[in-house]
RNA sequence: CGGGGUGUAGCGCAGCCUGGUAGCGCGUCGCCUUUGGGAGGCGAAAGUCGGGAGUUCGAAUCUCCCCACCCCGACCA
Repeated sequence: CGGGGUGUAGCGCAGCCUGGUAGCGCGUCGCCUUUGGGAGGCGAAAGUCGGGAGUUCGAAUCUCCCCACCCCGACCA
């Protein structure tokens, strides 16, 4: 330098293709069961969807630009 992929809650991920309420598991917090540990049940909190712009009545999703990381290739040594 060229090509491809990833970026969504504390962690791991789905949702994107085909636009229409932002979700799952673990974890965290509260209550209950239990003598307690552990375990189980019920409930709750937590998200600028990497950044910006555009299209649209409406964007995590479509388009463009940029950033970070990963992989492959090329080049130099």
Annotation:
A computed fold for a 77-nucleotide RNA from a Chloroflexota bacterium, annotated as transfer RNA. The prediction has a mean pLDDT of 81. It was read from a public genome assembly. The source organism's lineage runs through Bacteria, Bacillati and Chloroflexota. Its Rfam family is "tRNA". Rfam describes the family as follows. Transfer RNA (tRNA) molecules are approximately 80 nucleotides in length. By type it is a transfer RNA.